[in-house]
Molecule: small-subunit ribosomal RNA
Organism: Kofleriaceae bacterium
RNA sequence: UAUGGAGAGUUUGAUCCUGGCUCAGAGCGAACGUUAGCGGCGGGCCUAACACAUGCAAGUCGAGCGAGAAAGGGACUUCGGUCCUGAGUACAGCGGCGGACGGGUGAGUAACACGUAGGUAACCUGCCCUCUGGCGGAGGACAACGGUCCGAAAGGACCGCUAAUACUGCGUACGUUCUCCGGGUCCACGGGCCUGGAGAGGAAAGCUGGGUAACUGGCACCAGAGGAGGGGCCUGCGUCGCAUCAGCUAGUUGGUGGGGUAACGGCCUACCAAGGCGAAGACGCGUAGCUGGUCUGAGAGGAUGAUCAGCCACACUGGGACUGAGACACGGCCCAGACUCCUACGGGAGGCAGCAGUGGGGAAUAUUGGACAAUGGGCGCAAGCCUGAUCCAGCCACGCCGCGUGAGUGAUGAAGGCCUUCGGGUCGUAAAGCUCUGUGGGGAGGGACGAACCGCCGGGUGUAGAGCCCGGAAUGACGGUACCUCCUUAGCAAGCACCGGCUAACUUCGUGCCAGCAGCCGCGGUAAUACGAAGGGUGCAAACGUUGCUCGGAAUCAUUGGGCGUAAAGCGCACGUAGGCGGCUUCGCAAGUCGGAUGUGAAAUCCCUCGGCUCAACCGAGGACGUGCACCCGAAACUGCGGAGCUUGAGUAUGGAAGAGGAUCGCGGAAUUCCCGGUGUAGAGGUGAAAUUCGUAGAUAUCGGGAGGAACACCAGUGGCGAAGGCGGCGAUCUGGGCCAAUACUGACGCUGAGGUGCGAAAGCGUGGGGAGCAAACAGGAUUAGAUACCCUGGUAGUCCACGCCGUAAACGAUGAGUGCUAGGUGCUAUGGGUAUUGACCCCCGUGGUGCCGUAGCUAACGCGUUAAGCACUCCGCCUGGGGAGUACGGUCGCAAGACUAAAACUCAAAGGAAUUGACGGGGGCCCGCACAAGCGGUGGAGCAUGUGGUUCAAUUCGACGCAACGCGCAGAACCUUACCUGGGUUAAAUCCACUCGAACCUUGUAGAGAUACAGGGGUGCCCCUUGUGGGAGCGAGUGAGAAGGUGCUGCAUGGCUGUCGUCAGCUCGUGUCGUGAGAUGUUGGGUUAAGUCCCGCAACGAGCGCAACCUCUGUCGCCAGUUGCCAGCAUUAAGUUGGGCACUCUGGCGAGACUGCCGACGUCAAGUCGGAGGAAGGUGGAGAUGACGUCAAGUCCUCAUGGCCCUUAUGCCCAGGGCUACACACGUGCUACAAUGGACGGUACAAAGGGUCGCGAAACCGCAAGGUGGAGCCAAUCUCAAAAAACCGUCCUCAGUUCGGAUUGCAGUCUGCAACUCGACUGCAUGAAGCUGGAAUCGCUAGUAAUCGCAGAUCAGCACGCUGCGGUGAAUACGUUCCCGGGCCUUGUACACACCGCCCGUCACACCAUGGGAGUUAGUUGCUCUAGAAGUCGGUGCGCCAACCUCGUGAGGCAGCCGCCUAAAGAGUGACUGGUAACUGGGGUGAAGUCGUAACAAGGUAACCGUAGGGGAACCUGCGGUUGGAUCACCUCCUUU
Repeated sequence: UAUGGAGAGUUUGAUCCUGGCUCAGAGCGAACGUUAGCGGCGGGCCUAACACAUGCAAGUCGAGCGAGAAAGGGACUUCGGUCCUGAGUACAGCGGCGGACGGGUGAGUAACACGUAGGUAACCUGCCCUCUGGCGGAGGACAACGGUCCGAAAGGACCGCUAAUACUGCGUACGUUCUCCGGGUCCACGGGCCUGGAGAGGAAAGCUGGGUAACUGGCACCAGAGGAGGGGCCUGCGUCGCAUCAGCUAGUUGGUGGGGUAACGGCCUACCAAGGCGAAGACGCGUAGCUGGUCUGAGAGGAUGAUCAGCCACACUGGGACUGAGACACGGCCCAGACUCCUACGGGAGGCAGCAGUGGGGAAUAUUGGACAAUGGGCGCAAGCCUGAUCCAGCCACGCCGCGUGAGUGAUGAAGGCCUUCGGGUCGUAAAGCUCUGUGGGGAGGGACGAACCGCCGGGUGUAGAGCCCGGAAUGACGGUACCUCCUUAGCAAGCACCGGCUAACUUCGUGCCAGCAGCCGCGGUAAUACGAAGGGUGCAAACGUUGCUCGGAAUCAUUGGGCGUAAAGCGCACGUAGGCGGCUUCGCAAGUCGGAUGUGAAAUCCCUCGGCUCAACCGAGGACGUGCACCCGAAACUGCGGAGCUUGAGUAUGGAAGAGGAUCGCGGAAUUCCCGGUGUAGAGGUGAAAUUCGUAGAUAUCGGGAGGAACACCAGUGGCGAAGGCGGCGAUCUGGGCCAAUACUGACGCUGAGGUGCGAAAGCGUGGGGAGCAAACAGGAUUAGAUACCCUGGUAGUCCACGCCGUAAACGAUGAGUGCUAGGUGCUAUGGGUAUUGACCCCCGUGGUGCCGUAGCUAACGCGUUAAGCACUCCGCCUGGGGAGUACGGUCGCAAGACUAAAACUCAAAGGAAUUGACGGGGGCCCGCACAAGCGGUGGAGCAUGUGGUUCAAUUCGACGCAACGCGCAGAACCUUACCUGGGUUAAAUCCACUCGAACCUUGUAGAGAUACAGGGGUGCCCCUUGUGGGAGCGAGUGAGAAGGUGCUGCAUGGCUGUCGUCAGCUCGUGUCGUGAGAUGUUGGGUUAAGUCCCGCAACGAGCGCAACCUCUGUCGCCAGUUGCCAGCAUUAAGUUGGGCACUCUGGCGAGACUGCCGACGUCAAGUCGGAGGAAGGUGGAGAUGACGUCAAGUCCUCAUGGCCCUUAUGCCCAGGGCUACACACGUGCUACAAUGGACGGUACAAAGGGUCGCGAAACCGCAAGGUGGAGCCAAUCUCAAAAAACCGUCCUCAGUUCGGAUUGCAGUCUGCAACUCGACUGCAUGAAGCUGGAAUCGCUAGUAAUCGCAGAUCAGCACGCUGCGGUGAAUACGUUCCCGGGCCUUGUACACACCGCCCGUCACACCAUGGGAGUUAGUUGCUCUAGAAGUCGGUGCGCCAACCUCGUGAGGCAGCCGCCUAAAGAGUGACUGGUAACUGGGGUGAAGUCGUAACAAGGUAACCGUAGGGGAACCUGCGGUUGGAUCACCUCCUUU
C1' cells in the first nucleotide's frame, strides 16, 4: 500500500464426470394481498408523443412618443348641468427590449446525434466588461384618434389629423469594408500577420439629474479595436442486433465556371471526367435519444439511462419562410391534413410533451393549494411589475433513516388452550398483582434560524448631485412550524410470512390421488411434520409476503477464466488468396512498447477526512480517484519498418534403391454361363425339411469344340504406395510423390489459411455402348397366427466401358495442419555405414515409414504415451441441455434425387459419457442335482372317492391360485361344529359400582319348533348388634350406568408362525492395500471335495453366520441289570404254565469301534484320489433333527396377539330348520380294475410299531354276516385290540366282458347317536355298468430304494380309498453330460435395476397445443414511374400602383399582379418487405390403463449402424459400398514372462 472471491438441490441401485434446470444474495420510479402508531429526507403516468373543459404559466418600460377616460368623492347649480378631484390614472396605440431564456417530453434519430480529444489560416455573437473616436444638419409619413362603410362574429375597407429613441436623405470619417499598386515576416503553399500609397462606400437619438451659469453627471445612441460568455462548421477515435440484408451509388465521386451562406463544402446550378463505398461489413431491415452516472459483480464484465446534471431532438401531423444578434420559433406567422368548438351557413376559432386538473388507456403514479419571504430570470434609472422557474404546503408506507407500542419485580408455575406414555409437559414471568417511567398522541404556554441586500430615515465623505461608508426602523409563503417548558394517563399504538429437503422452525385433528399444495426435487390412493385447521415454534417487523424485471451465483460465451478420441464439438481431403504468425548477426528510425512532464477528463455521484441538523437518512467543506484522450521530452531490450550480412528453416542440382501411386494401349490363363457335337439314363437341383424349377422333346454327370463378358486364386503379410477417396494377373509408353547417400548452390524464399478452386467410395441421374456372373424392384415356392422378411427357384434396372452430372458415407485413428522438446524395450519395411567373412546370413550404428508393450506426465474413467490424448508455440475449423430439427422459411447449387447454409413457437428435467455392483442372454467355459439318458412302475382313457373351478341356489360360509392353491386350513360338516341362509327371539356370559329382592341350592307343571315365557313346590344356612318386617359378608336374580361383544375390513399398517429358492454352498465383517469414487482385494487362480471341504499360490492377514462335527434312531461288540422279557441245560405243564436260571434273544443304561489310521500307485515333497488289507461297518456307513445373508409387499387379522377403521334392539348373542353333501360340465390328487406273475375255495406259517378305564374288552354262546349276549383280565414288555397280508401247500377256473371287474340299483338288516329324510358306516341276498392297459402330454424312484403286501395310530359317539407311522416280500438300470429343467463359480455383452413377466419402436384411432404450406383476403412500411400541385423562398416580368431622393422624367428605387424552377399533403400505376386472418393440408409435441405388430437393447433370436436406391399397414425389408461403436469359436501374427 492492498480489505478482495462460500455454495446447495435435482439424471443413477450406487459412483465419477459432462450438462441443463432450480434455489439461497443484492437492487427497483414498481404493482398486488394482508396489516398499519409517529417523524425526518427523498420520490411519484414506465402505458395513449391519446384527446383535452376551466384557471394560471411572458411580460415590461410614461425617464422614447402622441392621445387619454369612467365609476367614486367634493364644490356650485337656473337641477339642464358645470368645475375640482379621481388622473395625465386605467384601457388601447406607435416605439424599444424580452417573448430563441426558463419549464415540458423522448416521438423521431444508428447520425459528427452523443462522448472524448482536437481544428476553424473557413466563421458569427444582442445584452455585459475594457479601450478609441463620435453624437452635425434636414425631411416626409403611419397607427392611436375622428368620420363613413362592410360583416352574425372574427375582423376589415376607405377618407382625414398627428408625435417620437419609428422611417429617409445630406454633411463629416480616427478606426473599418472593398478595389488597385508595393514592402517585410511566417507558413500547413490555399494563405495569415505587420506595414506604405491611391480610389470608392458606410454613422448617430435622444431622455433625465446637479448647477445662476460656465459647466458637469447618469442612462441611451453611432463607428471601431479587444475581452468574457454563447454559438455555427470540420476532423481522429468510441457508440446495439440481423449476412436467412452482399453488393451499393447518378449530385453519385472529382474538376472548372457561376450562385448561395456568418462561414468551408455538390450546399445549389451548368459543363467536363468516370469515379466513390464495401467482408476491418457498404447497402438494407429491426431496435434505440446520447452521456455523467445508476444497479450488480472480488474484479474483468453484464444490465440500465427515472429523479439530479450536460448535450441533442421535438412542440396536433406535414411543409414553409418572415422578423431578429440569435428561430425556420411550445404559449409567433402562412399553407395543407386530421380532429374539436362557434356560426345568422356566408365564414371563423383552437393546439397542456408548461403548472394544476378532466376523460381515456392501464396492474399502476398526487392538489384545478400558498407565496414571490429566499434563489434565479425579463423589463425598468429606480420604486417596482411579471415569473405554476423556484421556495413551500397537501395526497400516497413508494423508498431510505430514526423512534415508539413500556420498564422492574412477580411461581399458588392461576384460569384457559394444546399435547399426553395420563405421570405430566407446554404457552409461561407470559398474565394477574406490586413498584416505576413518560418518547409518540392530547391540552396549555413560550418560540426561532432562514433577513440581508434594494429601498426608507439619520449621519459621514463629496462644491452639489451621483457613488461609497456608518447607524436605525421595517420586510417570512412555510408558520397554530421546528425547538423548549408544564399537565395528562400504561392509559390510545403489531402485524405478516414460513415450519418435508434445499432452509431457521413440530405436534394433534380433518381429508383420503378427493379437496388441494408446489421455486426445484416432489407431497395427497385411511396413521400426511408437504393439503385445510388448531396449539406450539422460526424469521422479519410498521411492515411482511407475492408477482414482474436486472445483475450475481453461471468458469453456463471462459480477456481475466472453458472445451472438441468415446459426453455437444476437427471441415471427407488437398492446393492456395486476403489475413494472422515467423530463423541467426549487425546498423539506423522510433509506429507499437516503457519512463517523465503538461493540458484535459464539468458539477453532482462513489471513496477518505472534517463539519451541520439530538443520532441517522440527508446536507455542507476540503481531499483523493477519474484506469481515457491529446501534446512535449526521453529510452531502444522486445515487436515493427529500412539497410547490410549469415546458413541451421525452406528449396535446387548429382547418384541410387523400393512401391497394388496415376493414365493409356495390348496380352494371358483358371472359373461361371450359353451354343454345337459325342458318351449316357432317370433323375437333377435345392433345403432344417420341402416345394417352386430343370429333365424321357434326354437334364444332372462326363468328353471335345466354340462364343462372350466380368474379375484376376496361390504369392498375400497389423506388407507396400497415395493428400484423402482409394490402388492387386502380365507387358509397354507417358507421368506424380516420398526415401537414402554425398557434395555444391540460392539465401528466410517459411507455416497456417476465412472466402475461393480442385479431387472425392457406393448408390443415383443423362446420352451412347456392353451385358457372362451377381442382383434392388418384381414373380413363384416355402416358413408363419400373419411373413409385403429372413430360406429357396427365377429375374429387370444396376454392377462394366466412354463422355457429362451428383458431392454425400461410421468419407473413422470418430483424434485439423505445422514446428520444437520429453525414459526405454521389441517386431516388420526401405536404405546407408561398420565389424567379420571367399561370399551371403547373423551382429553393431544411423535415417524414413509402419505395429506392439511401456516410464514420467495427462485423462471423468476407459485409455494415450517420441506415430501423444504429455510439455509449449502459431494458424484455421467447430461446440454451448434434450426433443422439435439438420426440419420449416429464405437464399445458392443440381436434369432430378437432393446437397449446402439454417431457425422459431412449443415441450421436458433431464438427455448423455466412463466405470461399479447385480440381474438377465434363444453368449462362452467349468461343475452339480432322478435334470436328461438307461430302467421300473404310474397319471392322462374307465368306474368310484376326494379337493378345486364353473354353474346353480334363500344359502351352497371363508381362505389358499405356476412350481411353492386344488385327499390344502379340515387329525374326520347328520344336530353341534358353523363363521352361511330362512324364520323366531334378545341384551345374554365375565368384572366393578349403586339400588331393590331373595341365602345358596333342589324341583314340578303349562305354552312353544326351541330359545324362552308363565305358574308353583322344597329350602332357610354363616357372622355381628341382637329390641325388629334389623344390619353385614358371600351367593343368586332384577334395574341403571359405564362397559362388553364382532370368524366385520385392512396379511399392502403389524407381531408371531409357516412355505419357497434350498441342506443350494454360499453370505459377510475388522484391519491393511488398490481405486477420485461407487467399489475391488480377501471370496479370484492351480488342484481337490458332497461342501468357501482342504492344500498350494497370491496384498493380503484374520474373523463371523453357514458346511462339517457335536444330538437322536439304526448296523457290530463289551460291561451292568433281569420283570411283565427269555429258556441252553434240570424238573413240570395243554401252554415258559410253574420251579429254577439270566448263558442266549430281548429290554435300556454305560462304553468300545472308523481316523484315509495302515500298504501300494497317482498327485506339486500337498490336499486328496484310486486300489488293497483288516473289519459288523470304509472314505459323510444308512436315516433323521438341524434351514446362513436374503428373495417372493409369498401365506395367515378365520389359531393367537395387535394398530387403525367400521357395527352397537346389531355386522353382537340365543334357538329351530336348512345349507357347506347342489350338478350340463372342466381340472388336480387318489382308490379299484381291465385279469392267469391272476381269481375263487380250503389249509399252513412269519412281523414291527402302536392304542386302551366315559377305554381295550378275552373265553364261551347266538346270528350266514355286520353284530349281539357275556363279562375274565388289564391303568398294560403281564390283559386286550390282534386275524398280519402278500408268501407257501392243495383244488377249480383256461382267455371269455369271463368264476375278470365291481359301479349302479332293489330288498332285508346291524351299529353309533336325542335324531341316519335331505346326509353315516357296515352286513346279507339279488342286480352286474364302464373298463380288454389308455392320444397329445406328464409324474415318482438309484437299494432294503422302486414295486408289491398288510398292520397300527391321531381326529373320532359314528364315519378313512386321505394323512402319519410300522414292518413283510423285494427288483431293474445309470454308456454318459450333447440336449430339456433347476442351481453354483468364473468370464463376456447390455439401452435392464419394479432388474427379460425387463426395456422399447413406428403406423392407426381419440383429445388438446403451438407451428409450416395455402386459392385468397386484410393492415402497415417502403422503392420506382407518372398526374396534379397549396403556402413560400428564389429567378423572370412588372405599359397596374407608390410620400421621402433627384437632373422632376416614360428618372432611380420599390410594391402588387403574372410567369417559371423546387416542393408538402393528395392521386394513379407497378414492385418489395413485414404482420393478421383463411376452406383445406403437412408434419411436430403432449396426454394412468385404445388397436396392429416386435424394429432396437443379449449373437435381441436375420449382428447393429452410416450413405444411397427401390419396395412395404407400421415399426422396417432388400440391393451396393463402408464402419466396429458386434457376440462366439477356430486359425495366423505379434507382444510379455520363463